[in-house]
Context: one part of a larger RNA
RNA sequence: UGUAGGAAGCUUGAGGGGAUUCUCCCUUAGUACGCAAGGACCAGGGAGAACGCGGCUACGGUGGGCCAGUUGUAAUGCCAAUUGCAUCGCUGGAAAGCCGCCCGCGGAUCGAAUAAACGCUGAGAGCAUCUAAGCGCGAAGUCGUCCCCAAGACUAGGCUUCCCACUCCGUAAGGAGGUAAGGGCACGGGUAAGCGACCCGUUUGAUGGACAUACGCUGUAAGUACAGUGAUGUAUUCAGGUAGUAUGCUCCAAUAGCCCGAGGG
Numbered sequence: 001u002g003u004a005g006g007a008a009g010c011u012u013g014a015g016g017g018g019a020u021u022c023u024c025c026c027u028u029a030g031u032a033c034g035c036a037a038g039g040a041c042c043a044g045g046g047a048g049a050a051c052g053c054g055g056c057u058a059c060g061g062u063g064g065g066c067c068a069g070u071u072g073u074a075a076u077g078c079c080a081a082u083u084g085c086a087u088c089g090c091u092g093g094a095a096a097g098c099c100g101c102c103c104g105c106g107g108a109u110c111g112a113a114u115a116a117a118c119g120c121u122g123a124g125a126g127c128a129u130c131u132a133a134g135c136g137c138g139a140a141g142u143c144g145u146c147c148c149c150a151a152g153a154c155u156a157g158g159c160u161u162c163c164c165a166c167u168c169c170g171u172a173a174g175g176a177g178g179u180a181a182g183g184g185c186a187c188g189g190g191u192a193a194g195c196g197a198c199c200c201g202u203u204u205g206a207u208g209g210a211c212a213u214a215c216g217c218u219g220u221a222a223g224u225a226c227a228g229u230g231a232u233g234u235a236u237u238c239a240g241g242u243a244g245u246a247u248g249c250u251c252c253a254a255u256a257g258c259c260c261g262a263g264g265g
Base pairs, nucleotide, nucleotide: 001152005163006162007161008160009159010158011157015149016148017147018146021049022048023047024046025045026044027043033038051106052105053104054103055102059100060099061098062097066093067092068091069090070089071086072085073084074083075082076081110144111143112142118136119135120134166177167176168175169174182260183259184258185257186202187201188200189199190198207253208252209251211248212247213246214245215244216242217241218240223236224235225234226233227232
């Protein structure tokens, strides 16, 4: 911008895309077959590989504004306690999130028309012949069945619900204006994210932050006391700190508002 008024929600599916894989084991059965060696069809059951889709409860990785240990050096006057720099200084752990080496799921089945092949009936050609007329069967292949996108599918579809026939100019076509349902901007954000978009919330509020509590992580803070010549240890103390999650709580911030948007056939 179009889709013959303006909107919101739910859809149909023309068309397009994806997937389509493979291996091994067991039973049937050491059966059929075969002198033996060997060794099935059909049918049924199980395990897996790679690939794909999704997920983070557990396992594992990462986790640069989390916790602890520790070296050198500098600073805060000194002790102590901290902080800066040194690859995040190095080292040990690690919440969330994101991942895989982890977890779950998928390939099915059935139908249609067929290829090669195999047939039925059957003449030309009194026989024979799957073919000339006619009728079957038959593949990981083709078309559906499964999953995804999809009405700009200009053949622009369908259904449900909501709004309403306003004012001015114009003979009319049409133009302008304020509105309705509704939408956008703005603001707090995230189940979303390059930006748009999408989704939620905006005081009639738990949307984000702060705070409290619990959980999670780290691992027993500082100060003081006691023990020891001292390094250090013990007690206070499963402490102190804290990225994360949940709940609570209006303490802070989501304010104030603005704009667009039908009048038709």
A computed fold for a 265-nucleotide part of an RNA from a Bacilli bacterium, annotated as large-subunit ribosomal RNA, domain VI. Its Rfam family is "Bacterial large subunit ribosomal RNA". The RNAcentral record of the full RNA draws on ENA.